[in-house]
Molecule: transfer RNA
Organism: Bacteroidales bacterium
């Protein structure tokens, strides 16, 4: 230098033919219990790495770019 993969909630990850972004775990509040643990319910938490483009509409498609890893030279 070239090619590939990954980047989404505090953490681990899903989201596949473009249609308002989810689970587990963690956090807060409540219920249950004599208390704790366990269990149950609810809530908060996201500019989908960043910047553009296409589209009525983009995590998803296109271009550029950043970081990490792998391969080639």
């Nucleotide at each position: 230098g070239c090619g590939g993969u990954a980047a989404u909630a505090g953490c681990u990850c899903a989201g596949u033919u473009g249609g308002u972004a989810g689970a587990g775990u963690g956090a807060a509040a409540g219920c249950u219990u004599c208390c704790c643990a366990a269990g149950c319910u609810u809530u908060a938490g996201g500019u989908c790495g960043c910047g553009g483009g296409u589209u009525c509409g983009a995590a998803u498609c296109c271009c550029g770019u950043u970081u990490a890893c792998c391969g080639c030279u």